[in-house]
RNA sequence: UUCAUCCAGAGUAACGGAGGGACUGGCCCUAUGAAGUUACGGCAACCAUCUGGAAAGCGACCCUUUCCAAGAACGGUGCUAAGUCCAUCAGGCACUUGCCUGAAAGAUGAA
Numbered sequence: 001u002u003c004a005u006c007c008a009g010a011g012u013a014a015c016g017g018a019g020g021g022a023c024u025g026g027c028c029c030u031a032u033g034a035a036g037u038u039a040c041g042g043c044a045a046c047c048a049u050c051u052g053g054a055a056a057g058c059g060a061c062c063c064u065u066u067c068c069a070a071g072a073a074c075g076g077u078g079c080u081a082a083g084u085c086c087a088u089c090a091g092g093c094a095c096u097u098g099c100c101u102g103a104a105a106g107a108u109g110a111a
Base pairs, nucleotide, nucleotide: 001111002110003109004108005107006106011040012039013038014037015036019029020028021027024087025086026085041080042079043078046076047075049072050071051069052068053067054066055065056064057063084105088103089102090101091100092099093098
C1' cells in the first nucleotide's frame, strides 16, 4: 500500500502500586487495586493443517488446482469491561432522545 473483518464470544491467581479505555472531547473503569510482567485457562476461526462436499484438468480410480462448510482446533497471530464505549463528514428516514447507508480515523489478519 491492497484486500477482508470489526452489534457475537471469552479470566483467574501472583508480583506491582496509579493510572487506563489509540488521539481530542464526552462518558466510563480503577486502592473492593489501573498500567505493566509472569503462570495457568478461555474465546474466536484470519493464516497453516486436517476432514467432508462440489467443479475443472482427455478425468472412472489415483493425483493436482480452485471453490464451499452453520466441520475439527495440535501449530502462527489476535483477543479476553462497555458495539471499535460514544462522536466526525455526506446522503436518507424520523423529529423528544434517535435510526439506516456510505466515507474518514483506528484495530486485527493475510498478501

This is a predicted structure of a 111-nucleotide RNA (SAM riboswitch aptamer (S box leader)) from uncultured Acidaminococcus sp. Lineage of the source: Bacteria > Bacillati > Bacillota > Acidaminococcaceae > Acidaminococcus. The prediction has a mean pLDDT of 80.